[in-house]
RNA sequence: GCCCAUCUAGCUUAGUUGGUAGAGCGCAAGGCUCUUGACCUUGUGGUCGUGGGAUCGAGCCCCGCGGUGGGUA
Numbered sequence: 001g002c003c004c005a006u007c008u009a010g011c012u013u014a015g016u017u018g019g020u021a022g023a024g025c026g027c028a029a030g031g032c033u034c035u036u037g038a039c040c041u042u043g044u045g046g047u048c049g050u051g052g053g054a055u056c057g058a059g060c061c062c063c064g065c066g067g068u069g070g071g072u073a
Base pairs, nucleotide, nucleotide: 001072002071003070004069005068006067007066010025011024012023013022019056026044027043028042029041030040031039049065050064051063052062053061
């Protein structure tokens, strides 16, 4: 250089046929406890890597760029 995969919350990730983005962990507050931890309840959270395009409508489709991993000479 070329080819393939991947990028969603602080972390790990789900998201089916395009139709208003979820979970677990974490964090905060409260409960319980002599206290911590564990457990229970509530809350906190995302311009879905980035810029464009098509569409009434995009995390999902198309194009460019970037990050990460792999393959190839």

Predicted 3D model of a 73-nucleotide RNA (transfer RNA) from Hibiscus syriacus. The source organism's lineage runs through Eukaryota, Tracheophyta, malvids, Malvales and Hibiscus.